[in-house]
This is a predicted structure of a 1786-nucleotide part of an RNA (large-subunit ribosomal RNA, half A) from an Actinomycetota bacterium. The coordinates come from a structure-prediction model, not an experiment, and the mean pLDDT is 82. It matches the Rfam family "Bacterial large subunit ribosomal RNA". The full RNA is in RNAcentral, with records from ENA. The organism belongs to Actinomycetota, within Bacteria.
Context: one part of a larger RNA
RNA sequence: AGCCAACGGUGGAUGCCUUGGCGUCUACGACCGAUGAAGGACGUGGGUGACUGCGAAAAGCCUCGGGGAGCCGUCGACCAGGCUUCGAUCCGGGGAUGUCCGAAUGGGGAAACCCGGCACCCGUCAUGGGGUGUCAUCCCGGUCUGAACACAUAGGACCGGUGAAGGGAACCAGGGGAAUUGAAACAUCUCAGUACCCUGAGGAAAGGAAAGCAACAGCGACUCCCUCAGUAGCGGCGAGCGAAAGGGGAAGAGGCUAAACCGUGCCGGUGUCAAAGCGUGAUGGCGUUGCCGGUACGGGGUUGCGGGAUCUGCGAGGUGGGGCAUCACACCCACCACGGAGUUACCAAGCUGAUGCGUAGGAGAAGCGAUCUGGAACGUCGCGCCACAGAAGGUAAUGGCCCUGUAUCCGAAACGUACUCAGCCUCCGCGCAGGUGUCCCAAGUAACGCCGGGACCGUGAAAACUGGCGUGAAUCUGCGAGGACCACCUCGUAAGCCUAAGUAUCUGUAGACGACCGAUAGUGCACGAGUACCGUGAGGGAAAGGUGAAAAGUACCCCGGGAGGGGAGUGAAAUAGUACCUGAAACCGUUGGUUUACAAACAGUCAGAGCGUCGUCGGCGCGAGCCGGCCGCGAUGGCGUGCCUUUUGAAGAAUGAGCCUGCGAGUUACGGUGUGUGGCAAGGUUAACCCGUGAGGGGAAGCCGGAGCGAAAGCGAGUCUGAACAGGGCGUUCAGUCGCAUGCUGUAGACCCGAAGCCGAGUGAUCUAUCCAUGGGCAGGCUGAAGCGGGGGUAAGACCCCGUGGAGGGCCGAACCGACGUCAGUUGAAAAUGGGGCGGAUGACCUGUGGAUAGGGGUGAAAGGCCAAGCAAACUCGGUGAUAGCUGGUUCUCCGCGAAAUGCAUUUAGGUGCAGCGUUGCGUGUUCAUCCGUGGAGGUAGAGCACUGGAUGGGUUAGGGGGCCCACAAGCUUACCGACCCCAGCCAAACUCCGAAUGCCACGGAUCCAGAGCGCGGCAGUGAGACCACGGGGGAUGAGCUUCGUUGGUCGAGAGGGAAACAGCCCAGACCGCCAGCUAAGGCCCCAAAUUCUGGACUAAGUGGAAAACGAUGUGAGAUUGCCCAGACAGCCAGGAGGUUGGCUUAGAAGCAGCCAUCCUUGAAAGAGUGCGUAACAGCUCACUGGUCGAGUGAUCCUGCGCGGACAAUGUAACGGGGCUCAAGUCCAGAGCCGAAGCUGCGGAUUCGUACAUCCGUACGAGUGGUAGGAGAGCGUCGAUGACGCAGCGAAGCGGCGGUGGAAACCGUCGUGGAGCGUCAUCGAGUGAGAAUGCAGGCAUGAGUAGCGAAACAGGGGUGAGAACCCCCUGCGCCGGAUGUCCAAGGGUUCCUGGGCAAGGCUAAUCCGCCCAGGGUGAGUCGGGAGCUAAGGCGAGGCCGAGAGGCGUAGUCGAUGCACAACCGGUUGAUAUUCCGGUACCGCCGUGUCCGCGCCAAGCCCAAUGUCGGCGAAGAGGGGGCUGUCUUCGGACGAUCCCUCGGAGCCUUCGGCGGGUAACUGAAGGGGGACGCAGGAGGGUAGGUGAUCCCAGGCGAUGGUUGUCCUGGGGUAAGCGUGUAGGGCGGGUCGUUGAGAGAUGGCCCAUCGAGCCUGAGACGUGAUGCCGAGUCGCUUCAGACGAAGUCACUGAUCCCAUGCUGCCAAGAAAAGCCCAGCAGUGAGUUGGCACGGCGCCCGUACCCCAAACCGACACAGGUGGACAGGUAGAGAAUACCGAGGCGAUC
Repeated sequence: AGCCAACGGUGGAUGCCUUGGCGUCUACGACCGAUGAAGGACGUGGGUGACUGCGAAAAGCCUCGGGGAGCCGUCGACCAGGCUUCGAUCCGGGGAUGUCCGAAUGGGGAAACCCGGCACCCGUCAUGGGGUGUCAUCCCGGUCUGAACACAUAGGACCGGUGAAGGGAACCAGGGGAAUUGAAACAUCUCAGUACCCUGAGGAAAGGAAAGCAACAGCGACUCCCUCAGUAGCGGCGAGCGAAAGGGGAAGAGGCUAAACCGUGCCGGUGUCAAAGCGUGAUGGCGUUGCCGGUACGGGGUUGCGGGAUCUGCGAGGUGGGGCAUCACACCCACCACGGAGUUACCAAGCUGAUGCGUAGGAGAAGCGAUCUGGAACGUCGCGCCACAGAAGGUAAUGGCCCUGUAUCCGAAACGUACUCAGCCUCCGCGCAGGUGUCCCAAGUAACGCCGGGACCGUGAAAACUGGCGUGAAUCUGCGAGGACCACCUCGUAAGCCUAAGUAUCUGUAGACGACCGAUAGUGCACGAGUACCGUGAGGGAAAGGUGAAAAGUACCCCGGGAGGGGAGUGAAAUAGUACCUGAAACCGUUGGUUUACAAACAGUCAGAGCGUCGUCGGCGCGAGCCGGCCGCGAUGGCGUGCCUUUUGAAGAAUGAGCCUGCGAGUUACGGUGUGUGGCAAGGUUAACCCGUGAGGGGAAGCCGGAGCGAAAGCGAGUCUGAACAGGGCGUUCAGUCGCAUGCUGUAGACCCGAAGCCGAGUGAUCUAUCCAUGGGCAGGCUGAAGCGGGGGUAAGACCCCGUGGAGGGCCGAACCGACGUCAGUUGAAAAUGGGGCGGAUGACCUGUGGAUAGGGGUGAAAGGCCAAGCAAACUCGGUGAUAGCUGGUUCUCCGCGAAAUGCAUUUAGGUGCAGCGUUGCGUGUUCAUCCGUGGAGGUAGAGCACUGGAUGGGUUAGGGGGCCCACAAGCUUACCGACCCCAGCCAAACUCCGAAUGCCACGGAUCCAGAGCGCGGCAGUGAGACCACGGGGGAUGAGCUUCGUUGGUCGAGAGGGAAACAGCCCAGACCGCCAGCUAAGGCCCCAAAUUCUGGACUAAGUGGAAAACGAUGUGAGAUUGCCCAGACAGCCAGGAGGUUGGCUUAGAAGCAGCCAUCCUUGAAAGAGUGCGUAACAGCUCACUGGUCGAGUGAUCCUGCGCGGACAAUGUAACGGGGCUCAAGUCCAGAGCCGAAGCUGCGGAUUCGUACAUCCGUACGAGUGGUAGGAGAGCGUCGAUGACGCAGCGAAGCGGCGGUGGAAACCGUCGUGGAGCGUCAUCGAGUGAGAAUGCAGGCAUGAGUAGCGAAACAGGGGUGAGAACCCCCUGCGCCGGAUGUCCAAGGGUUCCUGGGCAAGGCUAAUCCGCCCAGGGUGAGUCGGGAGCUAAGGCGAGGCCGAGAGGCGUAGUCGAUGCACAACCGGUUGAUAUUCCGGUACCGCCGUGUCCGCGCCAAGCCCAAUGUCGGCGAAGAGGGGGCUGUCUUCGGACGAUCCCUCGGAGCCUUCGGCGGGUAACUGAAGGGGGACGCAGGAGGGUAGGUGAUCCCAGGCGAUGGUUGUCCUGGGGUAAGCGUGUAGGGCGGGUCGUUGAGAGAUGGCCCAUCGAGCCUGAGACGUGAUGCCGAGUCGCUUCAGACGAAGUCACUGAUCCCAUGCUGCCAAGAAAAGCCCAGCAGUGAGUUGGCACGGCGCCCGUACCCCAAACCGACACAGGUGGACAGGUAGAGAAUACCGAGGCGAUC
């Protein structure tokens, strides 16, 4: 370490349970809200965290009822305190109160907050403060007022409104209106008028009393249900969509206006000779009467067999009254009587009572015993009882008789309500007939045209309805409709309105029920769940039940710091101990048994030594015990490549699974069609609905069948076609129909999971992009533009030099911003960072705060970048279960059968349809197949060359070319080309003169009886195939290549044996068992079953046991042929010569560079030379010859077996290994044996058939491999009904053991457990898990591994159970433009004190930003509001828009800006510009006082009016009359002038009700507030340094140190006074505008300075104060005293300064403030001083470059502003220090 057993831990399955869900039914109820809703926030209890209740009257108050003994709600106790028979708590009816937000409504706003006006009240001397009420907008009505513009209108003001608004689950109507999807693509179409958005209404809504249907007959509003009917139709006539009439039911209800006509009022017109008039007649009288038109009201009237008005006729109770008068008639009005109707329409308010019902309740029968068990009786046993009650729940197990209840009966002061009833009350009361003459009968309407929409109807022949635009009627002899249109006929009567019921829905209330769930189920939620948590937001969204009958929840003791445990005790049980019922598995252990240290691997199985042996069984033994079996482990051996999926093919190194447990996939509805079964049957059956408690009964509308044929008319056992009586097609034969079950299918998500996406409505610019508004930031150094000054220069310039000056998208370089490279990091410190370097750094710069732009949209110096860590179209929710011809997954068993990977077609090729092949039922009954025989058709293999083509040689030869010849013609010749023909030899899928084998067809016969054939139905699967053999094509006569075959086989879907291993090869087809036999392929030396078998040959290569061309004296066999005893072949000895160095060539060439020739001689033989060699010769050698030797030796062909050719990667590695050589190789022949799941034998199971039995069954025969698939039969789970049973003497579940069955499975027993369970029959399903990168939970593995997140600690002491880490001390170290200090944002108690250590803290912890408890934030002046405005937001009216809504005026909000009054010190554990001390300031109020100005009175002035006096215009009269005009010449008119009158107006006198003159408030106005950037100089200050000066302390462990020695210190605000450096500014006059003033402005003068304004600082005061080194004291609590407090230098980025200078890009608004001031108030009041008083709301703790913010973390990241010491330095760089803070949680 493995296996096994026992015992534990962990974990929370299973069983049981249910407080919670789900569903159905019934009844009721069905709107709430300005009298403030729905929904919330915050409060509320004596102590209160959450829930519930309630609202400052706050777990409650009042009252009326019920009820009758305890109560102060729940988790959830306890303490304290109360209430109650004088009736509490509790339940019901009515009422009171009801903070703040919310439509939210006084104004505002970041919901639950802030700030107001008015009236009244409280309080104060008064202001401030408090309380109650009221104050929004729009609409409607009324009254008043009232523009442009006269009336008027718009507008405005006031009053009134139980008007509106906002909310509500679904239902309803209307306005808008998708896409995914389907059409196998897509556009019309579909999805679908769906989703969604918007508006509106109600308890229902809508619709509704025919300008309707229909069809020659009729119906009679609307709505809903069943039918009609998947019909008629519509439709790329595709996909699909789909009526109506009629019939059957539910319910039932009809009314009111407009017009004609009459009357009255009013308005307008017209109108008089009293003629039309005054009801009629007569007489009289009256008279703007009448007539016409308009308008309002009353009457009348409401219909389509047309109606009404008008006219005529008839009928109709009484009384009273009426008209100009009288008489008569008629008419009208009122009242009574009578009659009728009524509260939902029809006219309209209701009230009261009765009855019933609802909202609390009450009564309500009947059991005991037992020493049976038990902790407990409700069980069991025994004996009873009740029942209109045996529903249910509870009570210590299962209860009719114990409790609550149940059946049944009874009940309401109050409120509500009803089909109802009654009364009061309200309303109505002209009807019939006739005549048809006149009048009326709904107008920008009907109709028509064009373009649309919706309907079943997609433009169609398209009626009817309806919208927009245009044109535009009629009045009953009219008009509309009946599916274009016309005629006839019929139906109806539009253009006005209302209307209950039947119908839809369920947020609710009450009750009941369930073949619904039972904690991974059922709602997301059984539990403090829409919670925790996530997200900026819209939005998303969990987990989590059980002690026990009763807490009886373990007193006490022991161990331990605790946690925890051991005893004791409780209890029936404690392994029921709050981590609690049962308590499985994974996983982790403890103990015991056994195995394992030279051995490999699907982990098993078969055999099995040995060890153990508690128990049990058997045997033996008297017994102890022994042996054996069962049981555990198991040395060793044989065989043996998991499961699933997908595939031609998987152990596959192709997919999936870490393991376990639970959950997890063919369902349901409605159609269709089969099968089974049942009812009825030429019939079968109802639907809605009705009755009934129910069972059930009715209900015939309708459907299917009973007759077909035809396009139809139509005919009919026939009919159609046709001239036909012909022929042919389809029929005539065969029973259906309605249930139930089941197979398949259609429509629906349709077996489950899975997209990327499309569309709709919303949410997001806290990230980021750009823009807008308002603020802030940029150490230091360098360069030196323009301009200016001086000098030079020039005629003047230009120009040059020097200085000054300080420009620049200038230079260097920190902060800041960026991100070029490298290293590190890469399960990080960090989801983009760190280290060292790097770029920009006065600008197109960076940054804070607030705001704007939104998804086919924004923004973009442009990268398809960015829009909240992912953007070629964000995110969220919805359509939605989109679709997925694609992938994956799909759960118990057995039995019989059993495929396909082909054809045709396909926007088709991995999909589908039909056919093929499978199965199953029925039918048929040898039809099938094989063989034999007979007879056929055929053109393949082969062959052939006769055709068609190809193609070789020869012959012959036409023709052509060349040569010779040639005037031409011809001729000759040719090793050139060459047709036809001849000979010889060939080739062909698309050649055939020929032509098989096999196969095919037909007939006859035989065999065969098989899961053969065929037909008709149900249901499929398959339509990716693979290899081998054969026959072909393609390819390279390559491929483990591809393709074809009506060729075959195997695998696929097939195991077994062989081929070492090896789907496709060889053998052979597995029902099960056997320690039986025979064989096949293949084998027989060992591994390893069977021969070292027999005979013969070959191979020498380990060939066998990989391979080619080619090569080779390998070797065997055969054949042919040379040479050879006249001596071959090989070896050895010898010769191998001469002409000659052949000639040529060459420098040379002599046999041997090369070329040509290659003879002759001698000889046994010898080449003008086979090779080596030389410069060339030479030399060696060969051919050839002799000798020696002595028998065979060469060559060629065919053939068996061998050899070479022969190179790869871990290691032999190409027989499976050992090993094999007369074989264990190869060939031939032979004899045996082995060998499989084949065959046989024995036993068993089962299917089908046959026969017999027809009850079980028996016999025989043939079968029983199997994927997809079809068919059959069963097991188990959960629930229901009935019957029968089990159970505290122990159910289910869980863990062992044993047994049974053919399987799924079942039974028994032991333990645990502690309350339910089973069997049979039938029924019904959320019914069976190993896989879906499944879902949830638990637990492993990796692994005690990586890591412990930048950095310095050490020593001593303390505390404590315990100390590396906590506290203290000492030393050391780190930061120090920060790692210090203070703010803003953000966070939200983290702050302080005391206590604690489970968890959190990357270790420990006594510590903590952790846990518990208590405490802490104090403001007139700080920040914000009560002041202002920017960008921008909202926005009365208004404009625009289907709606929602958008824009925007007046306004109103909105800081990041403007305005605005306090400083120093001290104090706490924690706050301080807030408390305290001291010293100030601001605003307001009161009182007092002073100065000033006013009022009253007096005085003064004055308008109107009056008055005195004067002047006196217009006008009137008169006179005169120049000149003039006209003239009828007479004259008239007539300006100026004169007189008179007149008296506007002006001046003046008098008088003068009254007014003016103060002050306050104060709209519109003016000024001011008020603004850029850069630069440099100056004056100061903060700060710093030094000090020989001042003060305090010290005088040395060791030589010196009283010294110019050492150490430390040497401060103080606002305010007030003064007004400096500096800076700015001139005076007078006029007067446009304007009501006026003032100012801007114009003009004139001056331009030296005075003066005025501003202004840091300094000085004085504040301050005889405070602070202060130090000394003393206390150290449990703490304080007291207190010196000096100067000088010099340096010196800012701060102040003067919003200044000054320069520049161009020309640089907010409003209020406070100043000036003036309409209206208004108005008798006192401004100002100074003094005293006194008042001064509201919110924030204030703490962190704040970070452990408290944003980053999931106590995270090396990010985060705006202020302060800025020393030395060195240009510096805020850098280095080291100070104050101060840290030592970084192993």